[in-house]
RNA sequence: AGGCGACCGGACGGUCGCGCGUCGAACCGGGCGACCGGCCGGCGUGAGGAAAGUCCGAGCUCCGCAGCGCAGGGUAGCGGGCAACACCCGUCCGCCGUAAGGCGAGGACCAGUGCCACAGUGACGAUGCCGGCCCCUCGGGGCCGGAGUGAAACGCGGCAAACUCUACCCGGAGCAAGGCCAAGUAGGAGGGCGCAACCCCGGUCCGCCGGGGGGAGAGGUGCGCUGCCCAGCCCUCGGGUCGGCCGCAUGAGCCGUCGGGCGACCGGCGGCCCCAGAUGGAUGACCGUCCCCGCGAGCGAUCGCGGGACAGAACUCGGCUUACAGGUCGCCU
RNA sequence: GCCGGAGUAGCUCAGCUGGUAGAGCAGCUGAUUUGUAAUCAGCUGGUCGGGGGUUCGAUUCCCUUCUCCGGCU
Numbered sequence: 001a002g003g004c005g006a007c008c009g010g011a012c013g014g015u016c017g018c019g020c021g022u023c024g025a026a027c028c029g030g031g032c033g034a035c036c037g038g039c040c041g042g043c044g045u046g047a048g049g050a051a052a053g054u055c056c057g058a059g060c061u062c063c064g065c066a067g068c069g070c071a072g073g074g075u076a077g078c079g080g081g082c083a084a085c086a087c088c089c090g091u092c093c094g095c096c097g098u099a100a101g102g103c104g105a106g107g108a109c110c111a112g113u114g115c116c117a118c119a120g121u122g123a124c125g126a127u128g129c130c131g132g133c134c135c136c137u138c139g140g141g142g143c144c145g146g147a148g149u150g151a152a153a154c155g156c157g158g159c160a161a162a163c164u165c166u167a168c169c170c171g172g173a174g175c176a177a178g179g180c181c182a183a184g185u186a187g188g189a190g191g192g193c194g195c196a197a198c199c200c201c202g203g204u205c206c207g208c209c210g211g212g213g214g215g216a217g218a219g220g221u222g223c224g225c226u227g228c229c230c231a232g233c234c235c236u237c238g239g240g241u242c243g244g245c246c247g248c249a250u251g252a253g254c255c256g257u258c259g260g261g262c263g264a265c266c267g268g269c270g271g272c273c274c275c276a277g278a279u280g281g282a283u284g285a286c287c288g289u290c291c292c293c294g295c296g297a298g299c300g301a302u303c304g305c306g307g308g309a310c311a312g313a314a315c316u317c318g319g320c321u322u323a324c325a326g327g328u329c330g331c332c333u
Numbered sequence: 334g335c336c337g338g339a340g341u342a343g344c345u346c347a348g349c350u351g352g353u354a355g356a357g358c359a360g361c362u363g364a365u366u367u368g369u370a371a372u373c374a375g376c377u378g379g380u381c382g383g384g385g386g387u388u389c390g391a392u393u394c395c396c397u398u399c400u401c402c403g404g405c406u
Stems, first nucleotide, its partner, number of pairs: 001333008010290007018046007027038004048310001052321002055319005060174004064228007072170005077091005092106001093104004107165002112163002114159003129146007178246004188237006198213006219230002253272008291308007334405007343358004352389001360376005382398005
């Protein structure tokens, strides 16, 4: 000077003020009571490495289920990890770098269709000049080498981040998913597609109604088909509810230790009752001390001034990408 | 939360089956006119929002990022 990986990113004390959980007297309200709520207090706890972008994968919830295919999407040397992935690890090859290392969209161009401007004789069913060799029925043809143009040229070229082909994988929507309670209007108005023929029984006001069989069948979370299941399904206009509770945090969880593995990671044992669960959206304000960085003064101790990044959960995880003042540690060149 | 679109000269927009960027308006100069406008002719002006990649070559193809607009819920 550089490369790779991990971590911190303000700390402590005091005063007042917040959210959640839990415990607790008295008092207030409700209730027959258990108990619920309010007020007050004790204890515990309370934003991130990216909470961001929403680029991927899942868990979870719903669409009734299963199979086959199409469309669409994804991946692409080989092997492994993982719940899974477009992620991670190892390795082969290629490129960059002095190196440590970094990047890779890395299958197929005789399955097919396309593109290679300008230059150049000629850019794929293509080709003029020079030289050498061979064949030949005058013409002519073939092979090798060279100059010349160009990124690439007589090689059956290059491009698939060209369309495509091959192999493997994938139902669809998404917590504003989806449930419960309460309340309320207009059980509204106008339309469309279905429940078929047929047979039997019962009733009958003789219009038909009810039940069974039968067979058919609109609609049912990409499209199509098959099978099962389910009798209703849909469009336009208009009106009501825009309240409360659950989902909502015990997790593919974290910490320690031992073993296996080059590694990603995996297994065993022990510990943590646990580390946010809001819903106009909680962690803020003030004071003091210390810390880090910059500038100035000083012999020095020290003093003064200024600054302290990116930035806040909203169902939860595993990744990727992007933003980031300053600082620490380890290994390597 | 889900799905689309746009960014090019000072302004409004084309170009996007990859071959080295255009039109109109505006601006400047000249001609014409007594003079101006109009008209005619000419000229200037561009890191194609930013970065990276594929390719001989990228406004165009791919990835990522910034800003803006729209639709559904």
Molecule: RNase P RNA; transfer RNA
Organism: soil metagenome